[in-house]
This is a predicted structure of a 1458-nucleotide RNA (small-subunit ribosomal RNA) from an uncultured bacterium.
Its mean pLDDT, the model's own confidence on a scale to 100, is 85.
RNAcentral holds the sequence, with entries from Greengenes.

RNA sequence: UUAGAGUUUGAUCCUGGCUCAGGAUGAACGUUGGCGGCGUGCCUAACACAUGCAAGUCGAACGGAGAUAGCAAUAUCUCAGUGGCGCACGGGUGAGUAACACGUAGCUGACCUGCCCUCCAGCACGGGAUAACGGGUCGAAAGACCUGCUAAUACCGUAUAGGCUCCCGGGGAUUAGAAAGCCGAGAGAAAAGUUAAGGCGCUGGAGGAGGGGGCUGCGACCCAUCAGCUAGUUGGAGCGGUAACGGCGCACCAAGGCGACGACGGGUAGGGGGCCUGAGAGGGUGAACCCCCACACUGGGACUGAGACACGGCCCAGACUCCUACGGGAGGCAGCAGUGAGGAAUAUUGCUCAAUGGGCGCAAGCCUGAAGCAGCGACGCCGCGUGGGCGACGAAGGUCUUCGGAUCGUAAAGCCCUUUUCUGCGUGACGAGCAAGGACGGUAGCGCAGGAAGAAGUGUCGGCUAACUACGUGCCAGCAGCCGCGGUAAAACGUAGGACGCAAACGUUAUCCGGAAUUACUGGGCGUAAAGAGCGUGUAGGCGGGGGGAUAAGUUGUCCGUGAAAGCGCCUGGCUAAACUGGGCGAGGUCGGAUAAGACUGUCCGUCUGGAGGGCGUGAGAGGGAUGCGGAAUUCCGGGUGUAGUGGUGAAAUGCGUAGAGAUCCGGAGGAACACCAGAGGCGAAGGCGGCAUCCUGGGACGUACCUGACGCUGAGACGCGAAAGCAUGGGGAGCGAACGGGAUUAGAGACCCCGGUAGUCCAUGCCGUAAACGAUGUUCACUAGAUGUGCGUUUUCCUACGGGGAGAUGUGCGUCGAAGCCAACGCGCUAAGUGAACCGCCUGGGGAGUACGGUCGCAAGGCUAAAACUCAAAGGAAUUGACGGGGGCCCGCACAAGCAGCGGAGCGUGUGGUUUAAUUCGAGGCUACACGAAGAACCUUACCUGGGUUUGACAUCCCGCGAAUGAACCUGAAAAGGGGAAGUCCCUACGGGGCGCGGAGACAGGUGCUGCAUGGCUGUCGUCAGCUCGUGUCGUGAGAUGUUCGGUUAAGUCCGAAAACGAGCGCAACCCUCGGGUUCAGUUACACGUGUCUGAACCGACUGCCGGCGGCAAGCCGGAGGAAGGUGGGGAUGAUGUCAAGUCAGCAUGGCCUUGAUAUCCAGGGCUACACACACGCUACAAUGGCGCGUACAAUGGGUCGCGAAGCCGCGAGGCGGAGCCAAUCCUGCAAAGCGCGUCGUAGUUCGGAUUGCAGGCUGCAACCCGCCUGCAUGAAGCCGGAGUUGCUAGUAACCGCAGGUCAGCAUACUGCGGUGAAUACGUUCCCGGGCCUUGUACACACCGCCCGUCACGUCACGGGAGCUGGUCACGCCUGAAGUCGGGAAGGUAACCUCACGGAGCCUACCGCCGAAGGCAGGGCGGGUGACUGGGACGAAGUCGUAACAAGGUAGCCGUA
Repeated sequence: UUAGAGUUUGAUCCUGGCUCAGGAUGAACGUUGGCGGCGUGCCUAACACAUGCAAGUCGAACGGAGAUAGCAAUAUCUCAGUGGCGCACGGGUGAGUAACACGUAGCUGACCUGCCCUCCAGCACGGGAUAACGGGUCGAAAGACCUGCUAAUACCGUAUAGGCUCCCGGGGAUUAGAAAGCCGAGAGAAAAGUUAAGGCGCUGGAGGAGGGGGCUGCGACCCAUCAGCUAGUUGGAGCGGUAACGGCGCACCAAGGCGACGACGGGUAGGGGGCCUGAGAGGGUGAACCCCCACACUGGGACUGAGACACGGCCCAGACUCCUACGGGAGGCAGCAGUGAGGAAUAUUGCUCAAUGGGCGCAAGCCUGAAGCAGCGACGCCGCGUGGGCGACGAAGGUCUUCGGAUCGUAAAGCCCUUUUCUGCGUGACGAGCAAGGACGGUAGCGCAGGAAGAAGUGUCGGCUAACUACGUGCCAGCAGCCGCGGUAAAACGUAGGACGCAAACGUUAUCCGGAAUUACUGGGCGUAAAGAGCGUGUAGGCGGGGGGAUAAGUUGUCCGUGAAAGCGCCUGGCUAAACUGGGCGAGGUCGGAUAAGACUGUCCGUCUGGAGGGCGUGAGAGGGAUGCGGAAUUCCGGGUGUAGUGGUGAAAUGCGUAGAGAUCCGGAGGAACACCAGAGGCGAAGGCGGCAUCCUGGGACGUACCUGACGCUGAGACGCGAAAGCAUGGGGAGCGAACGGGAUUAGAGACCCCGGUAGUCCAUGCCGUAAACGAUGUUCACUAGAUGUGCGUUUUCCUACGGGGAGAUGUGCGUCGAAGCCAACGCGCUAAGUGAACCGCCUGGGGAGUACGGUCGCAAGGCUAAAACUCAAAGGAAUUGACGGGGGCCCGCACAAGCAGCGGAGCGUGUGGUUUAAUUCGAGGCUACACGAAGAACCUUACCUGGGUUUGACAUCCCGCGAAUGAACCUGAAAAGGGGAAGUCCCUACGGGGCGCGGAGACAGGUGCUGCAUGGCUGUCGUCAGCUCGUGUCGUGAGAUGUUCGGUUAAGUCCGAAAACGAGCGCAACCCUCGGGUUCAGUUACACGUGUCUGAACCGACUGCCGGCGGCAAGCCGGAGGAAGGUGGGGAUGAUGUCAAGUCAGCAUGGCCUUGAUAUCCAGGGCUACACACACGCUACAAUGGCGCGUACAAUGGGUCGCGAAGCCGCGAGGCGGAGCCAAUCCUGCAAAGCGCGUCGUAGUUCGGAUUGCAGGCUGCAACCCGCCUGCAUGAAGCCGGAGUUGCUAGUAACCGCAGGUCAGCAUACUGCGGUGAAUACGUUCCCGGGCCUUGUACACACCGCCCGUCACGUCACGGGAGCUGGUCACGCCUGAAGUCGGGAAGGUAACCUCACGGAGCCUACCGCCGAAGGCAGGGCGGGUGACUGGGACGAAGUCGUAACAAGGUAGCCGUA
C1' cells in the first nucleotide's frame, strides 16, 4: 500500500466497447460575492507598436568650456569631448532546434580566461598626432567635409628581460601510441600614470578561484504507406585556420562511410530539476521558481573586445512603419508599464532605490522597470466571519393533504448575551549591523467606543448518486454524462414548496492521469468471442544436455565519488494557527570508480553419451515423377433385326423419330474415369494421393547399440511447394457443363425442373498464389489415471490339418470413452484446449473496410501491405427458458375422412357496414362483433335532432322565513308551464321541534360528457385443454435444471414401474344437482274405496367387485357372467397458473379531466323504422317422403289475481259478450303437431310457393300517419334445390314436429326451456384446423402477422477519383550577385621607424578574385486548398420493387474463383 457502478439479453454467464463517481489546472464561461494572508496572471499573433522609462559611470587619466565665491592667486560645482571600465551581466521570449541542444557519467597530455586572490620580476629614455575648441563650406534634416591649435593612463620608437614565446639541437618518462616536463644555443616581445599622503593604478611571469570552449559513453518523440542513404561523402598525408582537436577549410591520393540494434526522409517538439496523476510500475506535462540552450523585425556578415558574431552596437539585403524641402534620411518593446489587433481569456503608461544584488568610482555618490513594495482580478491555496443561548405539543404566511393533519420549524417573533469582522477615535512597529535617513506606511499590531448591527449563495433531487411532492405542459416546449425521459395524473421538461450537497463560493466547458488488467514489464489473450501465417526448407536473431577446469562481462555484497539549489518525506523552528517560510536529516540512478564472492548465465579450455545424426538388418504404404498395358460403362460411326414411338417431369413441353428413332445384336472409333477389394484403413509438411506393370525417387516405423560427439530447438526477412477457378501457347475433347438458346413453372422467373450446349473440365509448358487452404487448434521438448478398437513392426507363450490362429509384453501411428486438471460454457482430456520450457506469427469495440491512397508483384483477372473522415451503444461467444418451423416422433378433438341436414342462389324478418339525414344516439369489430348490449324503440323507453321552457334546478344534505298538503272549474299554450282560486284546514312530538309544501341566499346538485390505455367488479377466449406451480434436497458460476423426463397406461401430470429426488399445492377425478333400477315412508291432488300409476323425501345400487386371457404378472387392457345400469352409465353445475393494455366509465361502482343561464333539466314533435348497395344470423319455400280437405291418436316443461279466464251465446274469422272456477298436482291456459286413416291434386311456376298490393275488419293503447299485431276477401312476385366456398352433428344425437315461458299494454321467424317422431356413418389419422408431451434448428423474444437483404427515389454529412486551377514547403541546376572576411593589389594616399632626405619600410584605399544572403530562370520532390463531373459510404417514424438470409427459410448454407 490495490474499492467500483451503469449500459448488449425475456433472463444468464463470458467477451467487449462506451459512460460515470476521484484528483489536477497559468484556465475560461454562467450565477453569486463580506474580510485577510501567501502565491499567481497573453497558453492565441516570435502580430504591429504611440509615449515614458529599462546602462551607465569615473574630473583621483586628459585638454578645455561654463557657473559661483574672491581684487587676485585660487577654491568649489556642472558639463560636451579624448581616454578607461562596463555595455557579452541582469531582464524577456520559445520562433528555430530530434542536435553532444539537454540530462548523467567521464575526458581535454587538444584549450582560453578581463575584473578578484597569492607569489616572483619590473615601471627607464624619447617622439609624432588628434577630438574638443576657433574659422569656413554643404545639407530641409540626419549629418558630412575642409582648414588652424592642443592634452593624456590615447598612439609610436628605443632601452632593460628573472621569467615568457618561436626556431634548432640534446635528452627523454608516462603510454595503446607521443608531441610534455628537463638541458643548451640563437632570435623576439613590456610598462602609465595619478594622489597632499597613505594609497589607487600599469608591465612581464607563475599559480589559485570562479567562468567558458571542445570531445566521448549512455539516456530521451511519432511515421517503414520514408529502405536504402552518402561526393567533403569516409580515410590518408600536406597546408591553411582557430584559444584549441578535427574534412573546420583547401589541393592531392585512396574508395570508402552509414543502415532493420532503423540509416536517409517526413511530422512534431526547446531540454532538464521538477509538476499532475497512480498502490506501484507507468502515463501525461515542461506555466510560475532554479540550471542549460536558442533567439532578438526576417536573412547574411564581420568589427571591437578577456569574452559577442552582440535584444536597447555596426554594415548589407528584404518586408513593414514614420519624417522629407523628393535630393535623402529614421526605426525595431520576445526589457517595465501602456496601445491596437487576435482571442473564450490574462493586470498599473504606480512608488522607491529603504533593503537584497549589479555597473562605474579611492570615496561621497550616480545609475539600476534587476529588485523591494503598492494597485487590479475569488485565478489558486489557506484562514476567519455572516452571530450565541433560551424560546410553542408549534404564531402568521407558504406548500401538501386521506381535510384528521403534515411540513418549512426553535426556524421567526420575543428575552438574555457576545463583538471576530465592521465603523469611529487614539497609539503605532520589526524590517536599519552605523549619526541621520523607510518606498511599503500612519500599514500591520495594540487600546477605547458604538452596535446583531453591513455580510449567502450555488448546484442537484429517475438509476448510477445523497435528496419528493404539487401544479403547468401533452413526442409540444424542452432535458440529457451513459442508460434514457416527454404522445393528459411526468419524483427525468417548466414553476413552486420541501429536501440533499458544497459554501464565498457553486456549477459548466476544455485538458491530463486514474478507474482501464481497455497495449497486460509488474499484469491480458488467440478451438467457437478480435486473434495460429495454407504448408515446408532455412539466414540473422532468441534459446539450448552431463562431468571438470579457467575467467569475471552479466549477477550480488561492501566502500568511495557524484546525483546543484528549490521541490518531495520525516524531525524541528518563525509569523496567534494554517497556507507560506527558516534549519536539520533522508529519499531520489539502467551513473562512475575500487574491492570481494564465484552459485547461476556468458566466454575460453578439455571431456562424456542420454539430445541429434550416421551404419547394419527387417518390413508396411492411393507418398512423388515417368513410360507402357487393361477391362467395364457412356457417346459416336458402320451394319443386321424390327416398328411407332421415344425421352423427360409433380404434370408437361421443347428435343429425338417413318429420311426408321427408342429397343436389340455384331463390328469399329475416341476420350475421360478406374466398380468390387474399401475399412472409424493407409501415405504425405500442407495442397493432396486409389486399375495393373516396370524404371527413377522422397519420407517414416521396428530391431541392433557399431560410429560421430551437442553437431540441437525455433525461426523476422528470404526461398520453395501450394485445391478449384482463372490466364498464355499448343494439343485433345467421350461424358459433364458457366455463358447462351429453347421448353416449363410463375404475378414476374434474368432461377430452382426439363431438352440442347460453348468456354472449361483432360495433356504439355509457363503464369496466378488464393479457399470455411479447418482440427477454424503454430513448431519443438518434458511430465501427468485408465478402458477399448484398429494399421505397421519386434518379442514371449499356447494351439496347429505348418498356410496360420489365440493370449500377453513392447514400440510406433490412427480413432472412441473417460481420472485429475483446464474452460464463459460448449467441450478438451498422453494426438490436451492439463502442467511446465523455448521460439515465431497474430489480436485490441461494431460499421466504414480487407476498402481508399501510396508502394510492390502479376499478361490480365487480381494478390500482398494497409489507413482516415464519418457513424453507432453496441457488435459478439456459449448456454437457458419460451415461441416458431413449408423439422422429427408420440397422442388427442365432429379436426379431417365416412355420413345426415344445411348455409352461400330466391322472397321476407333481424343485425351490421356503407350511404343518406336536422337526427338517423351510443357501444360491440377475425376466430372470441354482426336475432350481440335489446328477456321485446308508436308516446314513454331515449341517451339523438328541431323547437318551446327552467336556472339551488327533475333528485340529496344544510340554513332562514312562511304555510297543512293537495288543489276542481275556468283562461292562455302544442305541451311543459303560467294565471286562477271553489274545495280542504293534516300527521307525529320528549312541546324544543319534526314530517310535508312554498319562497329566499349560498354551499352544492346534475352530466348516458371524455379516458375500459388510470381502475374495481363482471364477462369472453384459448379451454373441461391437462396442464400450472411450490418447499426441501441435488446438479449447474449462472439464467435454470431436476421433480414434471423415461417404459407402460389413461378421458386425465389417471395410475403403475423406473429414476437424485422426496413431498406438497392449484387443476383432473370425486364430493353437489338431474335422468335411468329398487326399497321404505308420506299422500294435497289425480283415479272408482282399496291396490297402484303418480308426486315428494330418505336410503340401497356400480367397486374392474367376480371369471378367463393379455401384461414386467404392476398399473391397466380385452372378453364374459350377473345386473335397470359396466368400466367417467347420460346430462348439468364446477373453468388451474396465465394470454389477448380482449370487452364494458352506457348496468353498477370509481380516480382524474371537462361542463354549470348548460354537455344539467322539463315538454311537444321528429329520429333510432331512411335505402343504389354489401355482409352476417334466421324464417318460408322451390314441392308428391308433398299440398289441400275430412276424420282420428298420444306429451312434457311451464305460466296465471292490475292475472289465467271455462261453459254458453254472437261473428266466416281475428274477436266480442260472458263471467263459473282458480293465489292453483284442484281452475284456466289446453284441441299439441308431425303421426295415422280416407279422399283429392299428377309434375304444372302448379291446388307448389307465399312476397307484394288493394279493400274490409278485429285487438291493445291517451294515441297505431311516419311506425304495432291479428282476421277475412282479393292479388298472387322471386323461387324448379343454389358458383367458389362454408356450417352443425357420433344417439335418444342429427333431422323433422309442435308446446310453453320470460320480456310485454300491444308486438317473436329471436331467445330460454319442453316433450313427440327418430336416423346415417366413423376404414382410418396421410392431409386441413386447433391442442398436449418429448426432441431438433433458430440471426425470433412486440416472439413467423417475427426477423431481415439489395437496387431505386428523396434529404443531410464526411471521404475517394477527377481535365485542371491555386497557394505552401524542400533541395538541386544555371544566371545575376550586396555587405564582409580572406587572398591579390603594378594605381592612389600616408605623421611616428630607417634614410645620403631622393626615397624606403609599413599601413590605408580604389580595383581584381574565391566564397557569398537575397533575387531571377527552369525542371522536380513532398504535403495542402479548390474543381465541372463521377464513385461508393454513413445516417435519416411511417416511399418503390422484389424475398436473398435466419426453422430443411421452402433450391441446406457458406468460402475461393469465373